[in-house]
Molecule: c-di-GMP-I riboswitch aptamer
Organism: soil metagenome
């Protein structure tokens, strides 16, 4: 310089994100979903099941405060 958890409001099926509040921390805790990894499953399939739900299974969705690459930036 950013700014976690929390709590409050708005968006979303979540997962999260954004806004205000507040610091756990971070010398890149800056952008960026390109590669890994984690996290949800509206919505598809399949199965149990009169239904209803239930449970399994998959991003098109989410995490850059998981890691790596790339871009810009700092310090010596």
């Nucleotide at each position: 310089g950013c700014a976690a958890a929390g709590c409050c409001g708005u968006c979303g099926a979540a997962a999260g994100a954004c806004g205000g509040u507040g610091a756990c921390g971070c010398a890149g805790a800056g952008c960026c979903a390109c590669g890994g990894g984690a996290c949800u499953a509206c919505g598809g399939c399949g199965a149990u099941u009169u239904c209803c739900a239930u449970c399994g299974u998959c991003a098109u969705g989410u995490c850059a405060g998981c890691c790596g690459a790339g871009c810009c930036g700092c310090c010596a």